[in-house]
Parts: sequence; structure tokens; C1' cells
RNA sequence: AGCUCAUCCAGAGGGGUAGAGGGAUCGGCCCUACGACACCCCGGCAACCGGCACAGGCUCGACGCGUAUUCCGCGAGGGAGCAGGUGAACACGGUGCCAAAUCCGCCCCGCGCCAGCGGGAAAGAUGAGGA
Repeated sequence: AGCUCAUCCAGAGGGGUAGAGGGAUCGGCCCUACGACACCCCGGCAACCGGCACAGGCUCGACGCGUAUUCCGCGAGGGAGCAGGUGAACACGGUGCCAAAUCCGCCCCGCGCCAGCGGGAAAGAUGAGGA
């Protein structure tokens, strides 16, 4: 690179360097010398993974009881493991993000006289997983 799954109308900016393009692609529309984009520092947002908290579930089972050391049955609140759920004051670790809904659209379907509205797909982004 490609594959699978989830999410994508919420949220979160200051400084420095540098100097012309940037918003993935195409169309539109925006941002940008009042300095964009990028990089660095600091700060923040969020809650995908680890971790944390809570309440349960299943399995094992210390142990208890059944004349009971073992085999058998029942219970099992301490303990261990597993897979999920909910939550946050998510400190800490791994990512991500901090103009505009993924900025809007492109292709398909429905509604509408139009303008447009709704749904889906494709593409893309991020995370997790797998080979």
C1' cells in the first nucleotide's frame, strides 16, 4: 500500500520561524501579506485503544454442607480468569484533533413547479484489528 469493523452536523488557540499559496482530488465556495499552508514550542479538546471506577454475567474454585480423605451432589459472599455493559473529576501511557458538517457538491433513490430538502453510495480522514 491493500483488507475488516466503528465513528465523522459536538468540542478545542496563543507564541515563534518562514514567506505564498492552502482547504485530498474535480466543480463551487471559502481562508490567506491584518501572513495563510507547513514546521517548532506551549496550551487545549475529545474519549478510539491501554489504564481507572461501578454494577452485574459466565467459568474455575479455596472453603462449607450432605455419614464425606478421594470419587458424587448442593452451596460458594473470599480469590482467579474470560467476554461484554455503563461512567468519568479519563491523572498516566499510545494515537488523533483544535476555520467553515469530511466546508458543500459530484453518483443513485425519494419528495418538490423551481429554489431546495431527505436518504444512500463512492471517495477521504481517524482509531482498532488482522494478514
The RNA shown here (SAM riboswitch aptamer (S box leader)) has 131 nucleotides and comes from Crossiella cryophila. Of the family's consensus pairs, 93% are formed in the model. Model confidence (mean pLDDT): 79 of 100. NCBI's taxonomy places the organism under Bacteria, Bacillati, Actinomycetota, Pseudonocardiaceae, Crossiella. RNAcentral holds the sequence, with entries from Rfam.